[in-house]
Molecule: transfer RNA
Organism: Candidatus Geoarchaeota archaeon
RNA sequence: GGGCCGGUAGCAUAGCCUGGUUAUUGCGCCCGGCUGAUAACCGGGAGGUCGUGGGUUCGAAGCCCACCCGGCCCA
Numbered sequence: 001g002g003g004c005c006g007g008u009a010g011c012a013u014a015g016c017c018u019g020g021u022u023a024u025u026g027c028g029c030c031c032g033g034c035u036g037a038u039a040a041c042c043g044g045g046a047g048g049u050c051g052u053g054g055g056u057u058c059g060a061a062g063c064c065c066a067c068c069c070g071g072c073c074c075a
Stems, first nucleotide, its partner, number of pairs: 001074007010027003020058001029045005051067005
């Protein structure tokens, strides 16, 4: 330098193909319940520039372009 894959909450991820109401789940965190107490378990809650910028569209996490970061392969 070229090709491919990935970037979504603190961490790990679904959703992207086929655009559409408040973006999913688990762990963690906070509150409550339970217990003599802790863990486990049960209920509730907070937490998201969906990598960045631009484009298309009535509407973009999802489509198009460029760039940034990480991984693998080739040279």